[in-house]
RNA sequence: GAUUUAUUAAGAAGAGGGGAGAGAUUAGGCUCUGUGAACCUCUAGCAACCAUUUCGGAAAAAGCUGAAAAAGGUGCUAAAACCUAAUCCCGGCAACGGGAGAUAAUAAAUA
Numbered sequence: 001g002a003u004u005u006a007u008u009a010a011g012a013a014g015a016g017g018g019g020a021g022a023g024a025u026u027a028g029g030c031u032c033u034g035u036g037a038a039c040c041u042c043u044a045g046c047a048a049c050c051a052u053u054u055c056g057g058a059a060a061a062a063g064c065u066g067a068a069a070a071a072g073g074u075g076c077u078a079a080a081a082c083c084u085a086a087u088c089c090c091g092g093c094a095a096c097g098g099g100a101g102a103u104a105a106u107a108a109a110u111a
Base pairs, nucleotide, nucleotide: 002110003109004108005107006106007105008104013043014042015041016040017039021032022031023030025086026085027084028083029082044077045076046075049073050072052069053068054067055066056065057064081103087100088099089098090097091096
């Protein structure tokens, strides 16, 4: 990188380095940024996907599953995945609204 499944309106920032961009792509908008962007390091924090522990459920067992604890492996710490469109469906004369999908990110599993 590929496939599958799940989640994505909640939550959580300081320091040092760096030196002009950043918010996934394209377009439009909007926003952040020399009162220092991306990125790197350290520390702190948030969350609870996996692993762990405890108490349950059904079960012959394997395995499945509910709740709680804790924080080992990841992840994350401006704004809803910043908003809309790049597809379809529904409602509406329209403006527009709603839903699904696609794309993306993260986790877990598989080859």
Background:
A computed fold for a 111-nucleotide RNA from a Bacteroidales bacterium, annotated as SAM riboswitch aptamer (S box leader). The prediction has a mean pLDDT of 82. Its Rfam family is "SAM riboswitch aptamer (S box leader)". The family is grouped with related families in Rfam's "SAM clan". Rfam links the family to the GO term regulation of gene expression. NCBI's taxonomy places the organism under Bacteria, Pseudomonadati, Bacteroidota, Bacteroidia, Bacteroidales.